Context: one part of a larger RNA
RNA sequence: CUGGGCGUAAAGCGUGUGUAGGUGGUUGGGCAAGUUUGGUGUGAAAGCGCCCGGCUUAACUGGGCGAGGACAUUGAAGACUGCUCGGCUAGAGGGUGGUAGAGGGGCGUAGAAUUCCGGGUGUAGCGGUGAAAUGUGUAGAGAUCCGGAGGAAUACCAGUGGUGCAGACGGCGCCCUGGGCCACACCUGACACUGAGACACGAAAGCGUGGGGAGCGAACGGGAUUAGAGACCCCGGUAGUCCACGCCGUAAACGAUGCGAACUAGGUGCGCACGGGUCGCAAGACCAGGGCGUGCCGCAGCUAACGCCAUAAGUUCGCCGCCUGGGGAGUACGGUCGCAAGGCUAAAACUC
Numbered sequence: 001c002u003g004g005g006c007g008u009a010a011a012g013c014g015u016g017u018g019u020a021g022g023u024g025g026u027u028g029g030g031c032a033a034g035u036u037u038g039g040u041g042u043g044a045a046a047g048c049g050c051c052c053g054g055c056u057u058a059a060c061u062g063g064g065c066g067a068g069g070a071c072a073u074u075g076a077a078g079a080c081u082g083c084u085c086g087g088c089u090a091g092a093g094g095g096u097g098g099u100a101g102a103g104g105g106g107c108g109u110a111g112a113a114u115u116c117c118g119g120g121u122g123u124a125g126c127g128g129u130g131a132a133a134u135g136u137g138u139a140g141a142g143a144u145c146c147g148g149a150g151g152a153a154u155a156c157c158a159g160u161g162g163u164g165c166a167g168a169c170g171g172c173g174c175c176c177u178g179g180g181c182c183a184c185a186c187c188u189g190a191c192a193c194u195g196a197g198a199c200a201c202g203a204a205a206g207c208g209u210g211g212g213g214a215g216c217g218a219a220c221g222g223g224a225u226u227a228g229a230g231a232c233c234c235c236g237g238u239a240g241u242c243c244a245c246g247c248c249g250u251a252a253a254c255g256a257u258g259c260g261a262a263c264u265a266g267g268u269g270c271g272c273a274c275g276g277g278u279c280g281c282a283a284g285a286c287c288a289g290g291g292c293g294u295g296c297c298g299c300a301g302c303u304a305a306c307g308c309c310a311u312a313a314g315u316u317c318g319c320c321g322c323c324u325g326g327g328g329a330g331u332a333c334g335g336u337c338g339c340a341a342g343g344c345u346a347a348a349a350c351u352c
Stems, first nucleotide, its partner, number of pairs: 003324004007306002012320001014201004021194003025088007033081002035077007048066007091191001092188003095184005103177007110154001115149007125136002162169002206247006215241002220236004258319006266297007274289001276287004301308002325352003334345004
């Protein structure tokens, strides 16, 4: 090295782009590196197999014969792999025409609500709770009406819905922009799959500089509760939450399920286009159909069970990542990244 595994027992990198590498559709020719096979050379001793012998046997041991891997060289074969030349279109990409969408970025704008400010009416409470109190109010609150300011988020539509690689994305309009799906089968002609490193993106919290600050609200103060209350409940409230730019790089980043391809009963919803049929003046309704996506149920099969079941955890192939008893420990040390917080990589003693 060879094993067995990774939904929940240890184990799928948070996600993508892609370098090296690994892997590679169909057909014809060539080469003969891999491959198979023949000859020759080499193949020490010990060991191994067979035969004979020595210790009273055996182990052990002496002698003889033989075998094998591996290697070199020289011939042969030509299926498969490889290399090379040429062809193909089923993979992949492109073209044309459609189409759905909270996909991304920027700018603008709308209404409801909370809070605050000014003014009118008006008077004794309001608020809050299990009950209260802190709090607030005769310096006029709460209620109600009018006006104004400002920030954040977009009720209904809304879905068992949609989009995105993931994180995630939700008022409306405009501008810029990515991807998907369907139809046609017009073009290229294997241009492909995966992907160690690398690079990019990456919720929330957190950090830096500047701005902003309505509501909410770690910390903090107060009131309660309680044996106590460092909490749950209540009154306040700073950072933060928001914006710009720059960091951080984590998560139960979850489908706890890597990506790609092929194959393997059915049934039933939803979304999106597509073409056909019936009805209809039309809008449209209904019926059957192939495709993409997203759910539920379920056969075979799989599974320790739970369950999974064409969106597989079934049957196979290619490539990557990861696991190898519990604790010590995702820690120490070292390295590296970071302003810091800390991240990544990652042990051992000891112990059960």
This is a predicted structure of a 352-nucleotide part of an RNA (small-subunit ribosomal RNA, central domain) from an uncultured bacterium. It matches the Rfam family "Bacterial small subunit ribosomal RNA". Rfam links the family to the GO terms structural constituent of ribosome and ribosome.